[in-house]
RNA sequence: CAAAAUACACUUACGUUAUCUCGUAUAUGUGCUGGAAUAGGCCAGCAUGUCUCUACCCGAUCACCGCAAAUGAUUGGACUACGGGAGAAUUAAUAUAAGGU
Numbered sequence: 001c002a003a004a005a006u007a008c009a010c011u012u013a014c015g016u017u018a019u020c021u022c023g024u025a026u027a028u029g030u031g032c033u034g035g036a037a038u039a040g041g042c043c044a045g046c047a048u049g050u051c052u053c054u055a056c057c058c059g060a061u062c063a064c065c066g067c068a069a070a071u072g073a074u075u076g077g078a079c080u081a082c083g084g085g086a087g088a089a090u091u092a093a094u095a096u097a098a099g100g101u
Base pairs, nucleotide, nucleotide: 007101008100010099011098012097013096015094016093017092018091019086020085021084022083023082024081025080026055029048030047031046032045033044034043035042040065041064049056057077058076059075060074061073062072063071
C1' cells in the first nucleotide's frame, strides 16, 4: 500500500413497520341455559356467525312491562384479521447496498 473478514451510538440512498384512508369479514348480530333488578330493564356461561385470530359491548332517545318475567325499536361509537392506496416531513425502529471509522 492492497485484499479479505468482523464490528460500529456515523453518513447517504432505497424500502418495510408505526400514521391516515378505502375495501372485505360481522350485522360490535342471532339462539339458548342459569341467576339478578323492577327508582329497574343487568350478570355468568354455552352454541352459532367469518376462506379468519380476537372481540361481540357502551351511551343516548322513544316505547313497553300494572309488581311479573320478559324486553323492543332507532341512533352514535370502535377493536381485531387480511388486502389496496396515499400528501408532507425525516419522528422512531428495522432490512439491504455503498461510503466512512

Notes: Predicted 3D model of a 101-nucleotide RNA (Purine riboswitch aptamer) from Paenibacillus sp. J45TS6. The RNAcentral record of the sequence draws on Rfam. Rfam family: Purine riboswitch aptamer. Rfam's curators write: Riboswitches are metabolite binding domains within certain messenger RNAs that serve as precision sensors for their corresponding targets. Of the family's consensus pairs, 100% are formed in the model.